[in-house]
Context: one part of a larger RNA
Molecule: small-subunit ribosomal RNA, 5' domain
Organism: metagenome
RNA sequence: GAUCGAACGCUGGCGGCGUGGCUAAAACAUGCAAGUCGCACGCGAAAGUUCUCUUCGGAGAGCGAGUAGAGUGGCGAAAGGGCGAGGAAUGCAUGGGAACGUACCUUUAGCUCAGGGAUAGCUGUGGGAAACCAUAGGUAAUACCUGAUAAGACCCCGAUACUUCGGUAUUGUGAUCAAAGACGGGGACCUCUUCGGAGGCCUGUUGGCUAUUGAGCGGCCCAUGUCCUAUCAGCUAGUUGGUGAGGUAAAGGCUCACCAAGGCUAUGACGGGUACCGGGACUGAGAGGUUGAUCCGGCGCAUUGGGACUGAGACACUGCCCAGACUCCUACGGGAGGCUGCAGUAACGAAUAUUCCGCAAUGGACGAAAGUCUGACGGAGCGACGCCGCGUGUGGGAAUAAGCCCUUCGGGGUGUAAACCACUGUCGGGGAUUACCAAGCAAUUGAGGCUAAUACCCUCAUGCGUUGAGGACUCCCGAAGGAAGCCACGGCUAACUUCGUGCCAGCAGCCGCGGUAAUACGAAGGUGGCAAGCGUUGUUC
Numbered sequence: 001g002a003u004c005g006a007a008c009g010c011u012g013g014c015g016g017c018g019u020g021g022c023u024a025a026a027a028c029a030u031g032c033a034a035g036u037c038g039c040a041c042g043c044g045a046a047a048g049u050u051c052u053c054u055u056c057g058g059a060g061a062g063c064g065a066g067u068a069g070a071g072u073g074g075c076g077a078a079a080g081g082g083c084g085a086g087g088a089a090u091g092c093a094u095g096g097g098a099a100c101g102u103a104c105c106u107u108u109a110g111c112u113c114a115g116g117g118a119u120a121g122c123u124g125u126g127g128g129a130a131a132c133c134a135u136a137g138g139u140a141a142u143a144c145c146u147g148a149u150a151a152g153a154c155c156c157c158g159a160u161a162c163u164u165c166g167g168u169a170u171u172g173u174g175a176u177c178a179a180a181g182a183c184g185g186g187g188a189c190c191u192c193u194u195c196g197g198a199g200g201c202c203u204g205u206u207g208g209c210u211a212u213u214g215a216g217c218g219g220c221c222c223a224u225g226u227c228c229u230a231u232c233a234g235c236u237a238g239u240u241g242g243u244g245a246g247g248u249a250a251a252g253g254c255u256c257a258c259c260a261a262g263g264c265u266a267u268g269a270c271g272g273g274u275a276c277c278g279g280g281a282c283u284g285a286g287a288g289g290u291u292g293a294u295c296c297g298g299c300g301c302a303u304u305g306g307g308a309c310u311g312a313g314a315c316a317c318u319g320c321c322c323a324g325a326c327u328c329c330u331a332c333g334g335g336a337g338g339c340u341g342c343a344g345u346a347a348c349g350a351a352u353a354u355u356c357c358g359c360a361a362u363g364g365a366c367g368a369a370a371g372u373c374u375g376a377c378g379g380a381g382c383g384a385c386g387c388c389g390c391g392u393g394u395g396g397g398a399a400u401a402a403g404c405c406c407u408u409c410g411g412g413g414u415g416u417a418a419a420c421c422a423c424u425g426u427c428g429g430g431g432a433u434u435a436c437c438a439a440g441c442a443a444u445u446g447a448g449g450c451u452a453a454u455a456c457c458c459u460c461a462u463g464c465g466u467u468g469a470g471g472a473c474u475c476c477c478g479a480a481g482g483a484a485g486c487c488a489c490g491g492c493u494a495a496c497u498u499c500g501u502g503c504c505a506g507c508a509g510c511c512g513c514g515g516u517a518a519u520a521c522g523a524a525g526g527u528g529g530c531a532a533g534c535g536u537u538g539u540u541c
Stems, first nucleotide, its partner, number of pairs: 001541002004538001006537005013390006019383002021348001027345002030343003035075003040072002043069001048063006082301003091226007100218003105214001108211005113147004122137006152177002155174001157172006181206006189200004227273003234264003239261008276298004280291004303324005326337004354380001356379003362376001363374004393423004403414004427482001429477004434472001436471002440466002445461005485530005490511003496525005506513002
């Protein structure tokens, strides 16, 4: 000199963009942060209101409404969001590799047949303070199960060809493995009918099953690099390798049996300490040094330890089970909980924000869609914490007011500074307005496709109408009014005098000042520097 997630002191006008618990991975009141689908399924209210009847108490029916709602089922909940405790290699970075998996999306081919028994919700009964549980009855499905079919997949065996003799390709026989419907439209024809319709049949959309293709994503292996320590020198029995088996989606001591006795190490094994890693960031002419907040990629973790279940995917932050610590409820029998999500509390600390608004945009989950959910996100709020921009007026105005300071008492300084005159109106303040952030969705109409069809549906065009939490362009009003401090002035180092003090009080980054004329302490006037900041402390170069 530069730097900062800074803090402290004095001061403080506005805006934009960023940024803000670095300490206790210590504890948490309260609210919210993951739901959605009625185009999978069976159920199914109430308030209110209208009508009828009435013994005037009420009862019944319609609408509300197949709505709210709980439940079965599907998809999602493994993402998004947070934090950095652990971990020195099962991590990360770069570059390679072969023995794998894959829901949603995508390519291609084929199929979607016939049946069955339950169960939740519900109703009844019972137990319990509660959490919840037991039992009887009865019901549905794209829930569950059985059978059929098998182009295809996988497995065993045989044959043929090739072969690096491990296998590979082709082919044949046998065994095993599927499925689910829903929603719309319809001219004939057929069946049933309570004569309203329902179904077959045709057709469209979407789904289901089997196999296959790709993409993206993920699991695995190898090489190289990746902090300090020798006051850590030897470490290792599943240890190193082989054969066989098991296991896995998959290679492998991953696991096991047997066999061999290996494997690592001064190029630092093993041990100890410290630490998430990288893109990057700071500094520096560079080499390098330091660092890893915010943003992006990867990893790890979710009160502590362990475990599996479900699933395409987890050994799962707001899932389950067990154990520990802690907190809460209890009728003492037993139960409930997990902010290292967003706010917020108390604590700790030098120190770090609102229990805000909205799904309008972007993205995500579900849904055919409308849409619902989304503390992701978009915004607003607080903090000069940082960077950047703007303002606090502009021009004129006396050999120069007053005050203050100095003085050789003549004068000098503050100083064109003020007053005063003219002008301007940024920002802040008040008012008005509606561009833009809006893309979508959607009534209608037209064209094309599908089709037996002018239904339906799909695509394209048209676009009545409709969607803004918050921001903000622009215009008008008004008046110099509302807006300057901080540090320094002995040398380094830009900037000097007077008074007070008297080795005292004090200053100080280093040298050093102060003991009666202190440019070094304290104050005043003046001056220098920076400026909504200025200094101090701390970190790094």